The prediction has a mean pLDDT of 81. This is a predicted structure of a 164-nucleotide RNA (Lysine riboswitch aptamer) from a sheep gut metagenome.
RNA sequence: UGAUAGAGGAGCGGAAAUCAUCAGUACUUUUGCCGAAGGGGUCAUUGCGGCAACAGGAAAGGGGUGACCGCCGAGGAAUCUGUUCAGGACCCGAUGGACAGAUGUCCGGGGCAUCGGAGAAUAUCCGCUGCACUGUCGCAUUUUUUUGAUGCGGAGCGCUGUCG
Numbered sequence: 001u002g003a004u005a006g007a008g009g010a011g012c013g014g015a016a017a018u019c020a021u022c023a024g025u026a027c028u029u030u031u032g033c034c035g036a037a038g039g040g041g042u043c044a045u046u047g048c049g050g051c052a053a054c055a056g057g058a059a060a061g062g063g064g065u066g067a068c069c070g071c072c073g074a075g076g077a078a079u080c081u082g083u084u085c086a087g088g089a090c091c092c093g094a095u096g097g098a099c100a101g102a103u104g105u106c107c108g109g110g111g112c113a114u115c116g117g118a119g120a121a122u123a124u125c126c127g128c129u130g131c132a133c134u135g136u137c138g139c140a141u142u143u144u145u146u147u148g149a150u151g152c153g154g155a156g157c158g159c160u161g162u163c164g
Base pairs, nucleotide, nucleotide: 001164002163003162004161005160006159009072011071012070013069014068017065018064019063027056028055030053031052032051033050034049035048039092040091041090042089043088075107076106077105078103079102080101081100082099083098084097085096086095108134109133111131112130113129115127116126117125118124136154137153138152139151140150141149142148
């Protein structure tokens, strides 16, 4: 310095199928009443939008289980770029979501907790911080000195084995 094969464990991600939730919500018929909007601008009155009542009545995203599949920077996040979605329609703007790419910037791993964000949600996911646990290497001390134990510290661009 390269190739190859591995390890960490409540390990990571995908997933057919199915279940609950979403929700008596969105939406639709009928009847009645009202309106010309929002951050800005223009427009629509045979149409559109809002509210109430009766009746009818979803789905997607997210979640549980999960045959099976791919793996150990697995993966997640951040920033930037692009596409797209969110109002009655169009244009501009703001904010947020989803997808793709780039950067190689941050995080060894899971758990619990406060706070913050997304979300219909109490589910779940993401992030900062803290707590102990765990794997790995380094240093020091100790030991039955083979091997364990204790303490401190680092980070996966790490660690271990083999080959060159």

Annotation:
Of the family's consensus pairs, 100% are formed in the model.